Overview: TPP riboswitch aptamer (THI element) from an uncultured Planctomycetia bacterium, 102 nucleotides, folded computationally. Rfam family: TPP riboswitch aptamer (THI element). For this family Rfam cites "Comparative genomics of thiamin biosynthesis in procaryotes. New genes and regulatory mechanisms" (Rodionov et al., J Biol Chem, 2002). Rfam 15.1 lists 16,130 matches to the family in 8,693 species.
[in-house]
């Protein structure tokens, strides 16, 4: 001197769905706001939550496969695919190099 980690500050990316029921609008079907409750999850509008290049937060591929379920949510594969936001300051380890000294 040091990646990588953890802790701060500052800056920045990102996603908010799917069902029920019950009110207003349209209304052949049926959809669209809103209020409630339920699913799944860190997080479905939060004084938040995750994620920032060692990058699966999050996008497109995509109402795509497969399994599941009320359900276009969930899980998984896709994915060694493409894309996709960081500077710094302290701490520890760990290695490396250089002096002295035995």
């Nucleotide at each position: 001197c040091u990646u990588c980690g953890c802790c701060g500050c500052u800056c920045g990316g990102g996603g908010c769905g799917c069902g029920g029921a019950c009110u207003c609008c349209a209304u052949c079907g049926u959809g669209g706001a809103g209020u409630u409750c339920g699913c799944u999850g860190a997080g479905a509008a939060g004084u938040a939550c995750c994620c920032g290049u060692g990058g699966a937060a999050c996008c497109u591929g995509a109402a795509c496969c497969g399994a599941u379920u009320c359900g276009u949510a969930u899980c998984g594969g896709c994915g060694u695919a493409g894309g996709g936001a960081a500077g710094u300051g302290g701490c520890u380890c760990u290695g490396u190099u250089u002096g002295c000294g035995a």